Predicted 3D model of a 340-nucleotide RNA (Bacterial RNase P class A) from uncultured Marinagarivorans sp. The prediction has a mean pLDDT of 78. RNAcentral holds the sequence, with entries from MGnify. Of the family's consensus pairs, 98% are formed in the model. Rfam family: Bacterial RNase P class A. Rfam classes the family as a ribozyme.

RNA sequence: AGUCAGCCAGGCAAUCGCUUCUGCUUAGCAGGGGAGGAAAGUCCGGGCUCCAUAGGGCAGAACGCCAGGUAACGCCUGGGGGGCGCGAGCCUACGGAAAGUGCAGCAGAAAGUGUACCGCCUAAGCGCGCAAGCGCCGGUAAGGUUGAAAAGGUGCGGUAAGAGCGCACCGCGUGACUGGUAACAGUUCACGGCGAUGGUAAACCCCGUUCGGAGCAAGACCAAAUAGGAACCCGUAUGGCGUGGCCCGCGUUGGGUUCGGGUAGGUUGCUUGAGGUAUGUGGCGACACAUAUCCCAGAUGAAUGAUUGUCCACGACAGAACCCGGCUUACCGGCUGACU
Numbered sequence: 001a002g003u004c005a006g007c008c009a010g011g012c013a014a015u016c017g018c019u020u021c022u023g024c025u026u027a028g029c030a031g032g033g034g035a036g037g038a039a040a041g042u043c044c045g046g047g048c049u050c051c052a053u054a055g056g057g058c059a060g061a062a063c064g065c066c067a068g069g070u071a072a073c074g075c076c077u078g079g080g081g082g083g084c085g086c087g088a089g090c091c092u093a094c095g096g097a098a099a100g101u102g103c104a105g106c107a108g109a110a111a112g113u114g115u116a117c118c119g120c121c122u123a124a125g126c127g128c129g130c131a132a133g134c135g136c137c138g139g140u141a142a143g144g145u146u147g148a149a150a151a152g153g154u155g156c157g158g159u160a161a162g163a164g165c166g167c168a169c170c171g172c173g174u175g176a177c178u179g180g181u182a183a184c185a186g187u188u189c190a191c192g193g194c195g196a197u198g199g200u201a202a203a204c205c206c207c208g209u210u211c212g213g214a215g216c217a218a219g220a221c222c223a224a225a226u227a228g229g230a231a232c233c234c235g236u237a238u239g240g241c242g243u244g245g246c247c248c249g250c251g252u253u254g255g256g257u258u259c260g261g262g263u264a265g266g267u268u269g270c271u272u273g274a275g276g277u278a279u280g281u282g283g284c285g286a287c288a289c290a291u292a293u294c295c296c297a298g299a300u301g302a303a304u305g306a307u308u309g310u311c312c313a314c315g316a317c318a319g320a321a322c323c324c325g326g327c328u329u330a331c332c333g334g335c336u337g338a339c340u
Base pairs, nucleotide, nucleotide: 001340002339003338004337005336006335007334008333010311011310012309013308014307015306016305018034019033020032021031022030023029024028036317040328041327043326044325045324046323047322048215049214050213051212055248056247057246058245060211061210062209063208064207065079066078067077068076069075080094081092082091083090084089095206096205100204101203102200103199117144118143119140120139121138125136126135127134128133152170153169154168155167156166157165171194172192173191174190175189176188177186178185179184219268220267221266222265229259230258231257232256233255234254239253240252241251242250275294276293277292278291279290280289281288282287
């Protein structure tokens, strides 16, 4: 100077105040508890409740290296491939381009099976010339130009001049062997001159895996009140209705729209949990198991505030509403450890 991980989020005292639970001698008293690391976003995954007895397929959506963790996941851990960084480390939308379709500006000769602008050759063939040579025809893609990218790289041989044309080494492909659970890797071996293995699938697409819906304003109970209201439409089992779309199946037997009237009160769901903490064991780790211990908000127009003193790191972002596991975003400052 950096990288990674963890912790804190004002403390203490006094006075008064708010809310919930328990007890009591009950209109009060005593005792216990009282917002977060993100409570935020409502983005994923579930628990729970209902549809409901709820299956199969198509479409659609999501994910996409390997192996694990987890209730589950698009999350987490470890490993592999690729990329960035001097490094500690960080990022990764990471199956398939020979199944098919598509897309790529400008420049350049040419941007996916081709191309010849500047060049090189003039070997073979034809013509001219005494000759040197010139022209036509033809060969070429090694050199140069352009570009992000132009028929793998270096060297030797060969050729008229060149070219994997041939050879050596490297690169690439295929197979075997070795290591690894695997993704993959290799100072290994053999074969092959080698699909220009070009890019793009976070383009369409192909492949694999997964996927009912609605939601605590879910739902259950009690009390009360009213109008067991009126009109219209579809239909009558080959029909209608049933919580994502369509079809089949299954169940059931009417359904839908508009107008109008009553109630919107109380209890519950509502906090003991895939819970916290400590220790031990196993594991690289996420985590799992065992033992012990603790109870840690349950409001409902919405509770935790005010004053004084003191300490200090002088306090940012910011307030639960059924609960939990993640991700993402916001954030003043402080402390600790390891590594470069």